RNAcentral holds the sequence, with entries from Ensembl Metazoa and Rfam. The RNA shown here (transfer RNA) has 73 nucleotides and comes from Patiria miniata. Rfam family: tRNA. The family's RNA type in Rfam is transfer RNA. Rfam's curators write: Transfer RNA (tRNA) molecules are approximately 80 nucleotides in length. Model confidence (mean pLDDT): 81 of 100. NCBI's taxonomy places the organism under Eukaryota, Eumetazoa, Echinodermata, Asteroidea, Patiria.
RNA sequence: GGCUGGAUAGCUCAGUUGGUAGAGCACUGGAAUGCCAAUCCGGAGGUCACAGUUUCAAACCCUGCCCCAGUCA
Numbered sequence: 001g002g003c004u005g006g007a008u009a010g011c012u013c014a015g016u017u018g019g020u021a022g023a024g025c026a027c028u029g030g031a032a033u034g035c036c037a038a039u040c041c042g043g044a045g046g047u048c049a050c051a052g053u054u055u056c057a058a059a060c061c062c063u064g065c066c067c068c069a070g071u072c073a
């Protein structure tokens, strides 16, 4: 340098054919308990790496670019 894959909540990851962004853990409020843990019910938390393109509408299509991993030379 070429090719392939990845990037989405604090962490690990889903997200199907373009149509309101989700789960688990963590955090937090409450219930229950003599207390703690476990359990149960809620809540908050997002520039979907970044910049553009197409579209009525983009995490998703297309282009460019940065980073990470693999592979070829």
Stems, first nucleotide, its partner, number of pairs: 001072006010025004019056001027043005050064003